A computed fold for a 1428-nucleotide RNA from Phacus hamelii, annotated as small-subunit ribosomal RNA. Model confidence (mean pLDDT): 81 of 100. Lineage of the source: Eukaryota > Euglenida > Spirocuta > Euglenophyceae > Phacus.
RNA sequence: GCUCAGGAUGAACGCUGGCGGCAUGCUUAACACAUGCAAGUCGAACGGUGAAGCUACUAGUGGCGUACGAGUGAGUAACGCGUGAGUAAUCUGCCCUUAGGUGGACCAGCCUAACAAAUGGAAACGUUUGCUAAUGUGCCGUAAUAUUUUUAAAUAAAUUGAAACUAAAACUGGCCUUUGGAUGAGCUCGCGUCUGAUUAGCUUGUUGGUGGGGUAAUAGCUUACCAAGGCUUCGAUCAGUAUUUGGUCUGAGAGGACGACCAGACACGCUGGAAUUGAGAUACGGAACAGACUCCUACGGGAGGCAGCAGUGGGGAAUUUUUGGCAAUGGGCGACAGCCUGACCAAGCAAUGCCGCGUGGAGGAAGAAGGUCUUUGGAUUGUAAUCUCCUUUUUUCAUUGAAGAAAUUCUGACGGUAGAUGAAGAAUAAGCAUCGGCUAAUUCUGUGCCAGCAGCCGCGGUAAUACAGAAGAUGCAAGCGUUAUCCGGAAUUAUUGGGGCGUAAAGCGUCUGUAGAUGGUUUAAUAAGUUUAAUGUUAAAGAUUAGAGCUUAACUUUAAAACGGCAUUAAAAACUGUUAGACUUGAGUACGAUAGAGGUAGAGGGAAUUUUCAGUGUAGCGGUGAAAUGCGUAGAUAUUGGAAAGAACACCAAUGGCGAAAGCACUCUGCUAGGUUGAUACUGACAUUGAGAGACGAAAGCCAGGGGAGCAAAACGGAUUAGAUACCCGUGUAGUCCUGGCCGUAAACGAUGGAUACUAAGUGGUGCGUUUUGUACUGCUAAAGCUAACGCGUUAAGUAUCCCGCCUGGGGAGUACGCUUGCAAAAGUGAAACUCAAAGGACUUGACGGGAAUAUACACAAGCGGUGGAGCAUGUGGUUUAAUUCGUCGAUACACGAAUAACCUUACCAGGAUUUGACAUGUUGGAAAGCCUUUUGAAAAAAAGGUGUGCCUUUUGGAAUCCAAACACAGGUGGUGCAUGGUUGUCGUCAGCUCGUGUUGUGAAAUGUUGGGUUAAGUCCCGCAACGAGCGCAACCCUCGUUUUUAGUUAAGUUUCUAAAAAUACUGCCGUUGAUAAAGCGGAGGAAGGAGAGGAAGAAGUCAAAUCAUCAUGCCCCUUAUAUCCUGGGCUACACACGUGCUACAAUGGUUAAGACAACGGGUUGCUAUUCCGUGAGGAGCCGCGAAUCACUAAAACUUAAUCUUAGUUCGGAUUGAAGGCUGCAACUCGCCUUCAUGAAGCCGGAAUCGCUAGUAAUCGCAGAUCAGCUAUGCUGCGGUGAAUACGUUCUUAUAUUUUGCCCAUACCGCCCGUCACACCAUGGAAGUCGGUCAAACCUGAAGUUGUUUUCUUAACGAUAAGAUACCUUCGAGAGAGAUAACUAAGGGUUGGAUUGGUAACUGGGGUGAAGUCGUAACAAGGUAGCC
Repeated sequence: GCUCAGGAUGAACGCUGGCGGCAUGCUUAACACAUGCAAGUCGAACGGUGAAGCUACUAGUGGCGUACGAGUGAGUAACGCGUGAGUAAUCUGCCCUUAGGUGGACCAGCCUAACAAAUGGAAACGUUUGCUAAUGUGCCGUAAUAUUUUUAAAUAAAUUGAAACUAAAACUGGCCUUUGGAUGAGCUCGCGUCUGAUUAGCUUGUUGGUGGGGUAAUAGCUUACCAAGGCUUCGAUCAGUAUUUGGUCUGAGAGGACGACCAGACACGCUGGAAUUGAGAUACGGAACAGACUCCUACGGGAGGCAGCAGUGGGGAAUUUUUGGCAAUGGGCGACAGCCUGACCAAGCAAUGCCGCGUGGAGGAAGAAGGUCUUUGGAUUGUAAUCUCCUUUUUUCAUUGAAGAAAUUCUGACGGUAGAUGAAGAAUAAGCAUCGGCUAAUUCUGUGCCAGCAGCCGCGGUAAUACAGAAGAUGCAAGCGUUAUCCGGAAUUAUUGGGGCGUAAAGCGUCUGUAGAUGGUUUAAUAAGUUUAAUGUUAAAGAUUAGAGCUUAACUUUAAAACGGCAUUAAAAACUGUUAGACUUGAGUACGAUAGAGGUAGAGGGAAUUUUCAGUGUAGCGGUGAAAUGCGUAGAUAUUGGAAAGAACACCAAUGGCGAAAGCACUCUGCUAGGUUGAUACUGACAUUGAGAGACGAAAGCCAGGGGAGCAAAACGGAUUAGAUACCCGUGUAGUCCUGGCCGUAAACGAUGGAUACUAAGUGGUGCGUUUUGUACUGCUAAAGCUAACGCGUUAAGUAUCCCGCCUGGGGAGUACGCUUGCAAAAGUGAAACUCAAAGGACUUGACGGGAAUAUACACAAGCGGUGGAGCAUGUGGUUUAAUUCGUCGAUACACGAAUAACCUUACCAGGAUUUGACAUGUUGGAAAGCCUUUUGAAAAAAAGGUGUGCCUUUUGGAAUCCAAACACAGGUGGUGCAUGGUUGUCGUCAGCUCGUGUUGUGAAAUGUUGGGUUAAGUCCCGCAACGAGCGCAACCCUCGUUUUUAGUUAAGUUUCUAAAAAUACUGCCGUUGAUAAAGCGGAGGAAGGAGAGGAAGAAGUCAAAUCAUCAUGCCCCUUAUAUCCUGGGCUACACACGUGCUACAAUGGUUAAGACAACGGGUUGCUAUUCCGUGAGGAGCCGCGAAUCACUAAAACUUAAUCUUAGUUCGGAUUGAAGGCUGCAACUCGCCUUCAUGAAGCCGGAAUCGCUAGUAAUCGCAGAUCAGCUAUGCUGCGGUGAAUACGUUCUUAUAUUUUGCCCAUACCGCCCGUCACACCAUGGAAGUCGGUCAAACCUGAAGUUGUUUUCUUAACGAUAAGAUACCUUCGAGAGAGAUAACUAAGGGUUGGAUUGGUAACUGGGGUGAAGUCGUAACAAGGUAGCC
């Protein structure tokens, strides 16, 4: 870092579903809407209609309301909201309140709808003429606390200038002016209010002023002029997202997330802008205009706005009835009655949520049946059921039946509802998920990396507690699980005594310094911060506490309390701040001295290298692991002298010095910076850090001009190699050097930012100073303390303070895009999708290293003899076969299992047979068992015949055996050695492997077991935080060697032999070395000397080592066959390859003759002498011996004599022919032996490789087991003869110990990197293409507002003239229309932009994917140290 357990939801989905109460219910398309309803009312304002009148009605005029209520959250990052203030800068219908008024013949003022007539239109809706009323509307009078002027003020004066009536018997009601209030509203301000800098600059009515205008009111609100301001790193502007609050969820809290329901505020009403009326609107169910969409149309023109309640379509995982009622609460109108009210009250639908209840209670063991498991005994389901006795919440039915209604006769949608009473009957009512760990709960069967599971770890490849089913169990329960989202756990963004940065992610490469942050001592003042108290406010609801009401609870309700926030007032003055003053210790300045590769410029120097000139000189030089390319007879290399050039400065030199870092080194000189030190004086906090900013900044690289000796990327050649675009060698260009300018990065590291203070010691180095104490820098060891550990430790990574930078899992990626810088290369800034459950650090124990050290071993070396070549024997592989049965395969398989395959063995093959079986137990019946003969057959077997009548007995029967029958079962060398036991091999007879207690460490672990010696040995000694102990070592056991004693057989022996019991050897003695130890070396004595020689005996463990075919055994499989019997065949095949052996190749020999000396052993189904026969194998025949007596038994090499004379032989004996012998039912496949004849290869063996250190190797024969016989040259033993060599541990192999490194832990046969190929995934670029959003410019531009107007119209007013009975003219004021202008300016069009998204041929890299290709880059010195 990932994940889970908790809580929550306006939820959805799956399975399931009994009841009630209370809540909640389009989160998506502010998408479009059929239909109905959601705002009217007043006749006590008016005319009108009908009517005799009482009275009734309402289309119209008029009044009030329609700005409330209801809905929604699109927009809005804003004075929008919250909170606290202000308004002396304001308005306010209805309501309350104060004081008044409500006059007028002035014309009996004026108009107009309704109405009537005519008329247009499809419709919507009008048009003209005429009549009429008012609480409609005009005029006059009067009044004010209105306005203006005046006055010091009171006051006074002037100007403007109000009203409406209705009803009545009366009260009431209304209207006008006015005072105060209440309520509501407007405006202003402080503070708070999401993300992005890969958005850094924005602004021109912009900021301010003056005049005019305008508003209820302040104001650039607007306009003219003037000034040039205003905002911003304390984040303006821009972009994205978003109504906001009370609150809700979560949390221990601080916080985090959210803003459904309820309540306050705001905004919106199809989209857009602009108005009218009005107290109030820029008006959801009003009007005008424009746009999109829908509908009607007679095509001329019209109508509409559910984000009101229901409802429809659509979208979506998803959200209800086109219900009842105004009974209650509230609202509008009205004097009232009353009317209206989808507000509201109710019901309906939905387990959507919360709360409550139920699905029965008691008894009951034959512990039933069935199921499941089983060790077959039983266990469990389980008192669970059946059964007996009860109860009736719930259910059904019947009867009764509310409160909610008010000071009230009446009035109840809900509702015949809640509730009450009675009856019936256990009746109507349980599921869901889980059971490997986290996490409560396990077994069987099936499946076999398949099917599948999974939140994480992970499960499944034939014994799955993880899949599927079953049984059981656990959890919750009318619900349960899953999914989604939020908080928690997560101290995992850490404000909270709540994180870090040496190595895990993380200190800028270094310095200077702006803003900012922080800041020494002291006095006074102040009161901004701070502290205390009080006042106001923080709506209600919610939450908390205490009560109350519904049977309880949820729910409802009453009261109380409430931190904290903001504002105001009062007080305090320690601390911080501010103001004024003082101080010297921080800091700085002056003076003297001093060390230094500090910087920069100039001058000078020698050594070396290379080149060149001249001389001497001759054949090579050079280079490497070894070579070659290269240079050289045109004279190189070498050597002597001269000249030139460039670069770098040996020794001194160091753990040294200087510098901010990068970095700085021959010598001298000029200029210059900083440090340190000493003593005095001066300034008086002047300091620290430092976002941005600036300066410097290795190497490489770039630009321009020089220079170029050596070295040397690239390049070329030679080697190496499987390859070698490398390492090695020969050449060699940029570059390296200088001047000027860029770049700005490094593992720029102490992987450790700077400053200040404090905290044990010891010991070096470099400076200055000192009589002594000192001070600055640079190292080491270590205390306390810190640290995950490693380590750090006055030069901190300790203890504290201040400031800056940086980190938040690994990969993708320091990549992409954007921007900035750069000539370029690049640098700076710096994501996401996707993917993994890890990545990483330090340490520990191992294992490993082509790391180191030490030691041991026939490991090498020194020797002797072999193998590998030949022939044969034998085993294996391969091939073949009907079968060639099976196992074993580096060491640790291959003369191994097998101490004997002709049949048998035998497991294999072919054929013939059997099926309770060849073998075991049990049941029943019969028969004694058994023996013999004949026939058929290859045999197994079958058929027939004969013989036989036993033993025990309680006289029923029993034991053994055989036959027959049926079933339980037998049987399997069938599978799995990777399910096992047992046994065995190997490391290895190597010296190791551990434990208890103690101690050390956070821990894994360590110590002991390491160290110094020594040993064959972890053997022993010494030392030591260890002290002891165990398994191993050694010893005890056996054999041999010497002696003694006793006994024995034997022909004999006190001696040889056999057996038994003893003795002996212990570094005991001497000398020397060593630490005075252990021990080593030498010597004496001794048969033997330092383990006397050999054997048996094999620690903890390792190799999933071998064996299911010795045996045993789980599970699986076969059961007229994978079992059993028989005959024959095979295991013995044969192009070939390998292992192990035998015999040889000869003279150290062969052959012939003669002669000598052993030991171990076995022998009655046996060994067999002497004798005879046979060339011989052998045969005949007869002694002896159950063996110290007899036989096997001849030992051979050896000795002596002769011969062969170096040759394929008198070597060698294979092969083959012939004739025989033996065993055995049987010798063809397939035995051994003998004789005669035949006489192959082979003349000492390539690369390579094996054994052995003394009675050993080598060589010689002998015996035994198995066994009828034999393939034995094998194996196990026995004795005879009898050597050579070891300097030594460099190398090879193996082992042990210590140490070191490690990215290994399945442990190097490890791990692991990159390209390529294939599949999938997300993503960048991209000619383009399709949109969205935003601002700007220009054109057009409806309605509207405000002006202008020689135009037109005009009742009530005024004036004039004429006339006067009446009709009527002109002018003015005012009003309206038209026209026109300006303004605001939506929308439309055009244009070029900005920004953002989708898509795209092609293309780039990235990620993922058990067993693809090529190499082997990294981890060990990883085989060229690695890395930046």